[in-house]
Context: one part of a larger RNA
RNA sequence: UGACGGGGACCCGCACAAGCGGUGGAGCAUGUGGUUUAAUUCGAAGCAACGCGCAGAACCUUACCAACCCUUGACAUGUUCGUCGCGAGACUAAGAAAUUAGUCUCUUCGGUUCGGCCGGACGAAACACAGGUGCUGCAUGGCUGUCGUCAGCUCGUGUCGUGAGAUGUUGGGUUAAGUCCCGCAACGAGCGCAACCCCUACUGUUAGUUGCCAACGGGUAAUGCCGGGGACUCUAGCAGAACUGCCAGCGCAAGCUGAGAGGAAGGUGGGGACGACGUCAAGUCAUCACGGCCCUUACAUCCUGGGCCACACACGUGCUACAAUGGUAGUGACAGAGGGCAGCCACUGGGUGACCAGGAGCGAAUCCCUUAAACACUAUCUCAGUUCGGAUCGGAGUCUGCAACUCGACUCCGUGAAGCUGGAAUCGCUAGUAAUCGCGCAUCAGCCAUGGCGCGGUGAAUACGUUCCCGGGCCUUGUACA
Numbered sequence: 001u002g003a004c005g006g007g008g009a010c011c012c013g014c015a016c017a018a019g020c021g022g023u024g025g026a027g028c029a030u031g032u033g034g035u036u037u038a039a040u041u042c043g044a045a046g047c048a049a050c051g052c053g054c055a056g057a058a059c060c061u062u063a064c065c066a067a068c069c070c071u072u073g074a075c076a077u078g079u080u081c082g083u084c085g086c087g088a089g090a091c092u093a094a095g096a097a098a099u100u101a102g103u104c105u106c107u108u109c110g111g112u113u114c115g116g117c118c119g120g121a122c123g124a125a126a127c128a129c130a131g132g133u134g135c136u137g138c139a140u141g142g143c144u145g146u147c148g149u150c151a152g153c154u155c156g157u158g159u160c161g162u163g164a165g166a167u168g169u170u171g172g173g174u175u176a177a178g179u180c181c182c183g184c185a186a187c188g189a190g191c192g193c194a195a196c197c198c199c200u201a202c203u204g205u206u207a208g209u210u211g212c213c214a215a216c217g218g219g220u221a222a223u224g225c226c227g228g229g230g231a232c233u234c235u236a237g238c239a240g241a242a243c244u245g246c247c248a249g250c251g252c253a254a255g256c257u258g259a260g261a262g263g264a265a266g267g268u269g270g271g272g273a274c275g276a277c278g279u280c281a282a283g284u285c286a287u288c289a290c291g292g293c294c295c296u297u298a299c300a301u302c303c304u305g306g307g308c309c310a311c312a313c314a315c316g317u318g319c320u321a322c323a324a325u326g327g328u329a330g331u332g333a334c335a336g337a338g339g340g341c342a343g344c345c346a347c348u349g350g351g352u353g354a355c356c357a358g359g360a361g362c363g364a365a366u367c368c369c370u371u372a373a374a375c376a377c378u379a380u381c382u383c384a385g386u387u388c389g390g391a392u393c394g395g396a397g398u399c400u401g402c403a404a405c406u407c408g409a410c411u412c413c414g415u416g417a418a419g420c421u422g423g424a425a426u427c428g429c430u431a432g433u434a435a436u437c438g439c440g441c442a443u444c445a446g447c448c449a450u451g452g453c454g455c456g457g458u459g460a461a462u463a464c465g466u467u468c469c470c471g472g473g474c475c476u477u478g479u480a481c482a
Base pairs, nucleotide, nucleotide: 001482002481003479004478005477007476008475010473011472012471013470015466016465019429020428021427022426023425026320027319028318029317030316031315032314033313034311035310042053043052064306065305066304073129077128078127079126080124081123082122083121084120087106088105089104090103091102092101093100094099109119110118111117131295132294134293135292136291140289141288142284143283144282145280147278152191153190154189155188156187157186158167159166160165171182172181173180197272198271199270200269202240203239204238205237206236207235208234212229213228216227217226218225243266246260247258248257249256250255322422326381327380328379329378330377331376332375338369339368340367343362344361347358348357349356350355388419393414394413395412396411397410398409399408435458436457437456438455439454440453441452
């Protein structure tokens, strides 16, 4: 000087408390451990691994296993030789395919000094080499997590100290903040904080199509449907607006308090992006790159089938429920944000339905996905393992795809399990939040999505307070620790 303390003082954070809803019990989905297996590829491991890498494992992917092949190789460059009918496509036979053997069709490579000269392609043999998701994340780059959006981390000069070092950065206030003020042997500065950026809340202005429709005219069973209009909504450019600026009280000041004014918004308005010096030899050699080591008829490569989906069990994360604030049936209403051409598909017809067949519009403020659902109204069920709950199983189908046996989703009929609110324990959340309701997107042929990322609808309760638990900041103290 740090680190640590079941030392002290002060201060923060959904840390506790106050509340609301969960997890832990059930069934299922998913990840992991374990076990099993020919293989169940590999990685991730307290917080910060476990719906994580995977924003898509039937084949492919795929790295694993079995079998069958191959050896200058699936892929790159070069040397030597040969061919020039190069190249593309189709077919036959064998085979699980890879592959092997053969046939046919189309086309008849470019330049040229006319020399198989140059290029280009293919083939053969040999060799340099290719190749490796093989090892080392404790050799590394890059990227990332984490403490933590915590308020810290440092430097120059000066001063003090023999020196390590201190001072500044401590103190008194204040702040979300090393934020600012006052004081002070310090005076300044840098990286962080804040601001500058984006979205959102208000207003003005410009513009008016594909958006809008108040007034006017026309038309319809109905609809901005038509003429037209720019008022309104909206779209998207510019500008304004909030700064403790004003008032009152307190204070030297910074600032604090106010059910103060004005204002759409008030004290950082709300949200995002943004992550200091560093810590964990944290994570990743399987995104990629790269040092070293290792394999080279195999630890490389090709292909078929299987596996990654196993199942006595244990854990994590979720979904659906256990019902009446509900279930079922009918009717009626209101979003936002996204996506669309090998696509989204109106509409019509068929089908109980998944869907099928025709078929308009739209590369989209124009057309489509797109009827949002919770909600409201009416009817019914009447507390029951039920008209709750939907697992499981049987049957029949639809769709995607070469192919749904292992191992897809969906539909219809039947079946109708556990479950009556969950022990110890434990998690999230302070406002348009929690809770609850649906909608969209990426990946993607399809989908095991209940996941992830977004979007809007409805919309709470509670916070006395900081004694205690956890994490953190600052000062101080102790130390046989570094």
The prediction has a mean pLDDT of 84. This is a predicted structure of a 482-nucleotide part of an RNA (small-subunit ribosomal RNA, 3' major domain) from an uncultured bacterium.